Context: one part of a larger RNA
RNA sequence: GUCAGCGAGUGUCCGGAGAUUGCAUGUUUAACCACUUUUUGUGGGAAGGCGUAGCGAAAGCAAGUCUUAAAAGGCGAUUUUGCAAUUUCCGAACGACCCGAAACCAGGUGAGCUAACCAUGAGCAGGGUGAAGCCCCGCGAAAGCGGAGUGGAGGCCCGCACCCGUUGCCGGUGAAAAGGCAUGGGAUGACUUGUGGUUAGAGGUAAUAUGCCUAUCGAACCUGGAGAUAGCUGGUUCUCCCCGAAAUAUAUUUUGGUAUAGCCUCUUGUUUUAUUCAUGGGGUAGAGCUACUAGAUGAUUUCAGGAGCCUUUGGCGACUGGAACCAACUAAACUCCGAAUACAUGAUGUAAUGACAAGGGAGUCAGUCCUACCGGGAUAAGCCGGUAUGGGCAAAAGGGAAACAACCCAGAUUCCCAACUAAGGUUCCUAAAUGAUUUUUUAGUGGAAAAGGCCGUUUGUUUUCCAAUACAGCAGGUAGGUUGGCUUAGAAGCAGCCACCCUUUAAAGAGUGCGUAACAGCUCACCUGAAUAGCCCGAGCUUAGCUCGGGAGGAGAACAGGCGCCGAAAAUGAACGGAGCUUAAAUUAUCUACCGACGUUGGAAGUAAUUUAUUACGGUAGGGGAGCAUUCUGUUUUCGAUAAAGGUAAACUGUAAGGUUUGCUGAAGGAAACAGAAGAGAGAAUGCUGAC
Numbered sequence: 001g002u003c004a005g006c007g008a009g010u011g012u013c014c015g016g017a018g019a020u021u022g023c024a025u026g027u028u029u030a031a032c033c034a035c036u037u038u039u040u041g042u043g044g045g046a047a048g049g050c051g052u053a054g055c056g057a058a059a060g061c062a063a064g065u066c067u068u069a070a071a072a073g074g075c076g077a078u079u080u081u082g083c084a085a086u087u088u089c090c091g092a093a094c095g096a097c098c099c100g101a102a103a104c105c106a107g108g109u110g111a112g113c114u115a116a117c118c119a120u121g122a123g124c125a126g127g128g129u130g131a132a133g134c135c136c137c138g139c140g141a142a143a144g145c146g147g148a149g150u151g152g153a154g155g156c157c158c159g160c161a162c163c164c165g166u167u168g169c170c171g172g173u174g175a176a177a178a179g180g181c182a183u184g185g186g187a188u189g190a191c192u193u194g195u196g197g198u199u200a201g202a203g204g205u206a207a208u209a210u211g212c213c214u215a216u217c218g219a220a221c222c223u224g225g226a227g228a229u230a231g232c233u234g235g236u237u238c239u240c241c242c243c244g245a246a247a248u249a250u251a252u253u254u255u256g257g258u259a260u261a262g263c264c265u266c267u268u269g270u271u272u273u274a275u276u277c278a279u280g281g282g283g284u285a286g287a288g289c290u291a292c293u294a295g296a297u298g299a300u301u302u303c304a305g306g307a308g309c310c311u312u313u314g315g316c317g318a319c320u321g322g323a324a325c326c327a328a329c330u331a332a333a334c335u336c337c338g339a340a341u342a343c344a345u346g347a348u349g350u351a352a353u354g355a356c357a358a359g360g361g362a363g364u365c366a367g368u369c370c371u372a373c374c375g376g377g378a379u380a381a382g383c384c385g386g387u388a389u390g391g392g393c394a395a396a397a398g399g400g401a402a403a404c405a406a407c408c409c410a411g412a413u414u415c416c417c418a419a420c421u422a423a424g425g426u427u428c429c430u431a432a433a434u435g436a437u438u439u440u441u442u443a444g445u446g447g448a449a450a451a452g453g454c455c456g457u458u459u460g461u462u463u464u465c466c467a468a469u470a471c472a473g474c475a476g477g478u479a480g481g482u483u484g485g486c487u488u489a490g491a492a493g494c495a496g497c498c499a500c501c502c503u504u505u506a507a508a509g510a511g512u513g514c515g516u517a518a519c520a521g522c523u524c525a526c527c528u529g530a531a532u533a534g535c536c537c538g539a540g541c542u543u544a545g546c547u548c549g550g551g552a553g554g555a556g557a558a559c560a561g562g563c564g565c566c567g568a569a570a571a572u573g574a575a576c577g578g579a580g581c582u583u584a585a586a587u588u589a590u591c592u593a594c595c596g597a598c599g600u601u602g603g604a605a606g607u608a609a610u611u612u613a614u615u616a617c618g619g620u621a622g623g624g625g626a627g628c629a630u631u632c633u634g635u636u637u638u639c640g641a642u643a644a645a646g647g648u649a650a651a652c653u654g655u656a657a658g659g660u661u662u663g664c665u666g667a668a669g670g671a672a673a674c675a676g677a678a679g680a681g682a683g684a685a686u687g688c689u690g691a692c
Base pairs, nucleotide, nucleotide: 001692002691003690004689005688006687011094012093014091015090016089017088018087019086020085021084022083023082026050027049028048032044033043034042035041054061055060064075065074066073097235098234100232104225105224106223107222108221109220115199116198117197118196119195120194121193122192123191124189126158127157128156129154133150134149136147137146138145139144162186163185164184167182168181169180170179201217203213204212205211210219238627239626240625241624242623243622248261249260250259251258252257262364263363264361265360266359267358268357269356270355271354276347277346278345279344280343286337287335288334293331294330295329297327298326300324301323302322303321304320305319308316309315310314367393368392369391370390371388372387373386374385375384376383398409399408400407413605414604415603416602418601419600420599424595425594426593427579428578429577433592435591436590437589440586446581452566453565454564456563457562458561459560460559461558462557463556464555465554466553474529475528476527477526479503480502481501484498485497486496509524513522514521535551536550537549538548539547540546541545606617607616608615609614610613628681630678631677632676633675634674635673636672637671638670639669646665647664648663649662650661651660652659653658
C1' cells in the first nucleotide's frame, strides 16, 4: 500500500413540544398484598400526583384579591379542558457521538546500568631522571660550604597491559538503538578494578553537566483515581422527495467560543403583503452666498500705524493691520433655496411556497470578488475599513472571455440524431459570410504603456499671393547721414543699455545669422532681371484686341479632426490561443444571412400542489417527508438431501436504497406476510486486528 473483518448520537431518570391510544359522571396509581398456568399475568391497594380558583411576603380573604385612609393601578375571573400510557424530536444531569494530550494525585517496584559512600580483595612490561638522608675527601676556629660516591623521592618523564575518548574518515533500513580504523590523553595515583553492602522519586546521588538513578529524567517506572479534562484537530457508515440559510447586531477575561435577536425549516391559526394612486413631514444630492457663519484671491477707495526721505504749519512713503465696494470663488460640523428616491398614513389590490402571530427544530457569528459612492493609504495594492431592500460566488451546472470561483449571457426534474435565439462569433484549426456598401491604416498598427515629440498619411475650416508673371532655384544690387547715442581699452548693423529717425532709391533693417581685438569680409530681409502657367465664363469698350468681375488651376500660412510613428531595456521562448492575415482575416459606418447554451419552443415521461389544466421541481450548513437493507423476537404460512444458508457467474427487473431467477459450487438449515426490538448500513479517523 491493497484486501477482509471490526470501528462513532447509546442507556437511565427528569423536563418541554408533537403524533397516536384510553378515560373524562376528572384522570392515574406507587410501595405493598393476595392469587396464579411463574408470567411483559390477574385482582386488590386513592397514600400521593396533576387538574377543578385566584390574589397576597404572610396572617388571610375569595370571583376576586393585593396596595391604600380611599381611589387609580397590578394579577386573576366573567365558560374553558384535563389526566395517564406508548412513541418521535429536543433539553438537563450523568463518560453522553468516537478516538487523541501534555499533566495532577495515591499506592507500590527499582542502585544487576549509572552516581556517591562503606567493608574486603586484586592489578600496574620496560626504560629514564636522580630529591632528602648517609659515607668519604677538601676547606674552615666553628657554623657550615664545595666535590666524589651511595641512596632511591615524585598527584616526575617516555611508554605496553589497564582506564579514557582528542581529531579525521567510514558507518548511518549499521556488523553495532553510539560501533570500526587511524590518531590521541592518563598510565604509583584525587589511579584502575572484582565481590558483598548502603542511599529512592515532594526523593537519592552529584570535583553542577540539570548530569545520573536499568536504551526512560527540569522530576524514574508500574498499577489505580480514569472513559481526568481538551471552547482544539481528525473522523462519524443506505436511498429518494420538498424547502433552504449565514458569515450581521448586542453582550461576553470576549474576539477561531457562547447567549439573545436577525436570516432557514416544520406545525397550527389569522389575513395580510407586493403593486398602483393620493396625502404628508424632511434639509441629503445639487445649487447659492451684499441671505447668515467661516474661509480665500485680485483690483479700486478709505482709515490707522509707519522704517525712512524731502523743499518741515507740511509733503512723499516701502511695509503692517482694519473697513467699504467691485469681480470671480470655497465649506462634513454654512444655508435665502432645494430635488429624485426612501419613509409614514389612507385607498386599491385574490397575486404570492406571500405577510403576520404562537409553538417545535436548526445552522450561521473567519466571508469573498465586481459595480457605484466614501474613509485610511501614496486620489498604491488580489491592501485595510464603511455604505447599497446593489450583483454574483459561497451553496450554481451550461455557453462566451484560449485556459480563468467572482466578468458577459443564462438559473440544469428526466429523455429526444427536432426548431429558434442570448452573450459571443462566421479564412483554417472550429459550428457559421474568404457576405454587401463605405472610410482609414503600411505600423503586423491591429495583437501591452505615459509625459513629450513627428515635413508619416488623410479629412475639414480660415486666410494670403498669382499673366502688373506668384513659390522654389539661378544672376545682379543690397546705398548715404553714420563708427546713431550711451557704455567701453575698443563697441563701427551684429558684448550690453536706450532710441529705431531722415535721405537717395527699383530696393536696401540704425540690421537675420556667421565673422573681427575693433574694423574688414560673407550672408539675410528687401529690389531687379532672365526663365518658368497654355485655360474657361459673363459684362462693357476705343473689337487681330483691351478693361472689369467670376471660376478652374498654381503657390503658401495657420488651425482642427481620424489613423499611424518615436518614446519602448531582463533574465529558458512567449504582449492575436495557433496557422496565418494588408482594397484585410485590421479599422470606421451601415445592412442582410447564418452559427451559437442544460436558455426558449416542440415532443415523450416522473413527482407534488391545487383552481383539473395549469404551476412548480440547481443547491452547502440545516429543517421536514417517504422508503430500502441487516440481526433478533412473536403470530400465521411456507421451502429444504429430488439439495437450505453461504460462495460464484450471468440474465431479468424497480425512480433509488434494492429485488427475483438460472447455472456451477456447497452440504443443513432457511424464507415470506404482518407486527415488535436494535451491538442496524464505512472509503477516509498519520483508525484497530489479520493476510499478502